[in-house]
A computed fold for a 365-nucleotide RNA from a Chromatiales bacterium, annotated as Bacterial RNase P class A. The organism belongs to Chromatiales, within Bacteria. Its Rfam family is "Bacterial RNase P class A". By type it is a ribozyme. Its mean pLDDT, the model's own confidence on a scale to 100, is 77.
RNA sequence: GGAGUCGGCCGGGCAGUCGCUGCACCCGUGAGGGGGUGGAGGAAAGUCCGGGCUCCAUAGGGCAAGGUGCCAGGUAACGCCUGGGCGGCGCGAGCCGACGGAAAGUGCCACAGAGAACAGACCGCCGAUGGCCCCCUAGGGGGAUCAGGUAAGGGUGAAAAGGUGCGGUAAGAGCGCACCGCGCGGGUGGCAACACACCGCGGCACGGUAAACCCCACCCGGAGCAAGACCAAAUAGGGGAACAGGCGAUCUCGCCGCGUGCGGCCCGUACGGUUCCCGGGUAGGUCGCUUGAGGUGCAUGGUGACGUGCAUCCCAGAUGAAUGGCUGUCCAUGACAGAACCCGGCUUAUAGGCCGGCUCCCCCC
Numbered sequence: 001g002g003a004g005u006c007g008g009c010c011g012g013g014c015a016g017u018c019g020c021u022g023c024a025c026c027c028g029u030g031a032g033g034g035g036g037u038g039g040a041g042g043a044a045a046g047u048c049c050g051g052g053c054u055c056c057a058u059a060g061g062g063c064a065a066g067g068u069g070c071c072a073g074g075u076a077a078c079g080c081c082u083g084g085g086c087g088g089c090g091c092g093a094g095c096c097g098a099c100g101g102a103a104a105g106u107g108c109c110a111c112a113g114a115g116a117a118c119a120g121a122c123c124g125c126c127g128a129u130g131g132c133c134c135c136c137u138a139g140g141g142g143g144a145u146c147a148g149g150u151a152a153g154g155g156u157g158a159a160a161a162g163g164u165g166c167g168g169u170a171a172g173a174g175c176g177c178a179c180c181g182c183g184c185g186g187g188u189g190g191c192a193a194c195a196c197a198c199c200g201c202g203g204c205a206c207g208g209u210a211a212a213c214c215c216c217a218c219c220c221g222g223a224g225c226a227a228g229a230c231c232a233a234a235u236a237g238g239g240g241a242a243c244a245g246g247c248g249a250u251c252u253c254g255c256c257g258c259g260u261g262c263g264g265c266c267c268g269u270a271c272g273g274u275u276c277c278c279g280g281g282u283a284g285g286u287c288g289c290u291u292g293a294g295g296u297g298c299a300u301g302g303u304g305a306c307g308u309g310c311a312u313c314c315c316a317g318a319u320g321a322a323u324g325g326c327u328g329u330c331c332a333u334g335a336c337a338g339a340a341c342c343c344g345g346c347u348u349a350u351a352g353g354c355c356g357g358c359u360c361c362c363c364c365c
Base pairs, nucleotide, nucleotide: 001361002360003359004358005357006356007355008354009353010352012330013329014328015327016326017325018324020039021038022037023036025034026033027032041336045347046346048345049344050343051342052341053224054223055222056221060267061266062265063264066219067218068217069216070084071083072082073081074080085099086097087096088095089094100215101214105213106212107209108208109207122154123153124150125149126148129147130146131145132143133142134141135140162180163179164178165177166176167175181204182202183201184200185199186198187196188195189194228287229286230285231284238278239277240276241275242274243273245256246255247254248253258272259271260270261269294313295312296311297310298309299308300307301306
């Protein structure tokens, strides 16, 4: 000097003028007015996860359905985050992982190929033993191969019955052996996942796929602020249909049944009338509504996520939907884009600017 990678911050500022809105105070009978103070994001987006809160509801157990899937931590919790392990990509800093189980079972692996998992003989190699032919001849030698043997070599394929070497064989083969690989057991280190160039036994259960069904472990009510609570007003306390019991006994209670409620089913439990159709009225106001698992600073514990302590601050609450218009100026820029109960995450979009750590390459001293 260049290229890359990870993290953090900003994402318009200032002044004037007119306009909007929350809160408290002051003035006013009221309408309204006055000044003060506050007023959209890093993603407010997607509605994908997790909760707080409200109701069902007094609300238990199980099954099914659903979710997650290495280990250890963090957190209110999570499918999130942190650290580690293993695997993959990258020269590297780093990045990614749908990461339990194939020896419980079932299924699938097109085409090609002999054969694709209780999986093989196309080309080859052998042909000792039994058969055929020839020569010599009580026997032996030779030949081509039939029967048969073989899976080391070749071919097909994404993948072919562990790998290399030696021995052995008619030719071969873990057939035997050495080393490696694999399986089982032990040992060492680590909380663990795991690691090991450690020890022993075994010729060895022999491919992949679970983002296929499945098995295993853990988690797991439902609906949602249009939740829900209150006030006021109005109408037609309207019309119709179905089911709606039995037994015992002490005037009321018990048992069985029926129906309803609790996302589906069962048990249990609570309630006692339940369900359906037509028609009519209201659709207004108040609360919920913003002080929070809150922000910031300092100290402290921890590799870290984060925790603890002290101090300090109040930082949007609209409801047909509030922050906008104009002017001037600065500038390095104006992208993606507007809260609607709140919070913790993830994902997606994003013009441009600033700061820092680390890695690689080149050059000079």